[in-house]
Context: one part of a larger RNA
């Protein structure tokens, strides 16, 4: 000297831009943080106001509304948020390989979607329970479950046979037998088929889905080569071990698992144990090599009160999901329940110390949905905190009687100091008035025109136009005018190192100090003042890294 998620002392005008529990992955009140589709599916309120009716406060009917709110189904919930405790590991990074594999939704293709059936929830009606919740008994319906049929791929088994490959369970054609599918909603039209007057389905047809294949892309598993911290005051470590063989098990390869059979397998190129630690991209320092360090931002892992275990799924052994079992809080009618903020505020607690129980889904973004739309503490914004980093501002010009007053003086004088007053001026930023954004279109809706599909001017899809709506920030940046130098400088240090001196108090006392050292009566080192030095809205000071 440089940095710094910093703290602490004194100070403190104003905007941008970022960043902010580094400690207890300690415990939480409260509220929010994952939900959406009636164009899958049965079934559906009330309040409230209207009309009638009259026994004057009831009934009936209608609108509210097929709307709430549940209920079966279908996606999504494994993403996005969060956190670093555990991990010295194929955990990361880098480079490869999978002839050992998986991949919902998405794109492009191929073929198909036929014929039946039974339930069961919501409901109604009961039982039991303090609740939490459960039993039963009847009824219903689907794109919920079932079964049959088909089979262009496809799986499996066997015969031929091509080809790639260093090896293997690789591609691939021929062929046989045998396995295995489906599901509708919703618009429009009568062109064609039926009933045939309008119309309408069982007809045609658009879009969304459903089914079996095949290709893609995206994501993911799993195996290897090399790198990855410190004890040698840790030297021996190892029986599923090491390695065949069988068989099980996975999407898959494997002692992943087990039965049987060999007795291997790792180490001073540091095994085994201890101990610390999430790794990278970076980030800080340095002239580099290289120390050191993983805050925010991104990429990867783990993890979700502790342990453990699995269903469901394409995908989880799953943060706001089940179950077990531990602790630790709540309720309780003592029988028995109920929870997990390492999501976003927030409290209590630890600590030197680290923020609002804010606003909006308007922009990106993501779920569902055909779509209007609906969730979305993800994100967008706003609030606090000089915590860092930039930026401007506390005026500017003139002004000597060198005023007053302060300090020092060798009593002449010096110095503060052109500094101040005083005059001319300017008008940053703070105030005040007034207008007033961009972010919003490639969004949504609604009209027309055109093109594709169509028997079609319809329904659907594209493209141009052209109206109309949608902003939390926010009346907020900007921008114009008003007014006037008025509201706006501190902090440390002055022996040397290291820029800057004097006085006056104190007497080895009180006290300073990074290192050398200062102080016992003339202290440029203590404390005060006046001066001066350096940095500036911050300044020192601790702490930590080069």
């Nucleotide at each position: 000297g440089a940095a710094c998620g910093a703290a602490c002392g004194c100070u403190u005008g104003c905007g941008g831009c970022g960043u902010g529990c580094c400690u207890a992955a300690c415990a939480c009140a409260u509220g929010c943080a994952a939900g959406u589709c009636g164009a899958a599916c049965g079934a559906g309120a009330a309040a409230a106001u209207c009309u009638u009716g009259c026994u004057u406060g009831c009934a009936a009917g209608a609108u509210g509304a097929g709307u709430a709110a549940a209920g079966u189904g279908g996606c999504g919930c494994a993403c996005g948020g969060g956190u670093g405790a555990g991990u010295a590991a194929c955990g990361c990074g880098u480079g490869g390989g999978u002839a050992a594999u998986c991949u919902a939704c998405c794109u492009u293709u191929g073929g198909g979607a036929c014929a039946g059936g039974g339930a069961u929830a919501a409901c109604a009606c009961u039982c039991c329970g303090a609740a939490a919740g459960g039993g039963g008994u009847g009824c219903u319906a689907a794109u919920a479950c079932c079964u049959g049929a088909u089979a262009c791929g496809a799986u499996g088994c066997g015969a031929a046979u091509u080809u790639c490959a260093g090896a293997a369970g690789g591609a691939g054609u021929u062929u046989g037998c045998a396995u295995g599918a489906a599901a509708g909603g919703u618009g429009a039209c009568c062109u064609c088929u039926u009933c045939c007057u309008u119309g309408a389905a069982a007809g045609u047809u658009g879009c969304c889905g459903c089914u079996c294949g095949a290709a893609g892309a995206u994501g993911a598993g799993c195996c290897c080569g090399c790198g990855u911290c410190c004890c040698a005051u840790u030297a021996g470590c190892u029986u599923g071990u090491u390695g065949g063989u069988g068989g099980g098990g996975u999407a898959a390869u494997g002692g992943c698992c087990u039965a049987c059979c060999a007795a291997g397998g790792c180490g001073a190129a540091g095994a085994u144990g201890g101990g610390u630690a999430g790794c990278u991209g970076g980030u800080c320092u340095g002239a580099g090599a290289g120390g050191a360090u993983g805050a925010u931002c991104a990429g990867c892992c783990a993890c979700a009160c502790u342990g453990g275990a699995a269903c469901u799924g394409a995908g989880a052994c799953a943060c706001g999901g089940u179950c077990c079992a531990g602790a630790c809080u709540c309720c309780u009618a003592c029988g028995g329940g109920a929870g997990g903020c390492a999501g976003c505020a927030g409290u209590g607690g630890g600590g030197a110390a680290u923020a609002u129980u804010g606003c909006g889904c308007a922009a990106u973004g993501g779920g569902g949905g055909a779509a209007a739309c609906c969730c979305u503490g993800a994100c967008g914004c706003a609030g606090c905190a000089a915590c860092a980093c930039c930026g401007c501002g506390u005026g500017a010009g003139u002004g000597a009687u060198g005023a007053a007053g302060g300090c020092c003086u060798u009593c002449g004088g010096g110095u503060c100091g052109u500094a101040a007053a005083g005059c001319u001026c300017u008008g940053u930023c703070a105030g005040g008035u007034g207008g007033g954004a961009a972010g919003a279109a490639u969004a949504u809706g609604g009209a027309a025109a055109u093109c594709c599909c169509c028997a079609a001017u319809a329904a659907g899809g594209g493209u141009u136009u052209u109206c109309a709506u949608u902003g939390a920030c926010g009346g907020u940046a900007c921008c114009a005018c008003c007014a006037g130098a008025g509201g706006a400088a501190g902090c440390a240090c002055c022996g040397g190192c290291u820029a800057a001196c004097u006085c006056c108090g104190u007497g080895c006392c009180a006290g300073c100090a990074g290192c050398c050292g200062c102080g016992g009566u003339a202290a440029u080192a203590c404390g005060g003042a006046g001066g001066g030095u350096g940095c500036a809205a911050g300044c020192g000071u601790u702490g930590u890294u080069c």
A computed fold for a 546-nucleotide part of an RNA from a metagenome, annotated as small-subunit ribosomal RNA, 5' domain. Its Rfam family is "Bacterial small subunit ribosomal RNA".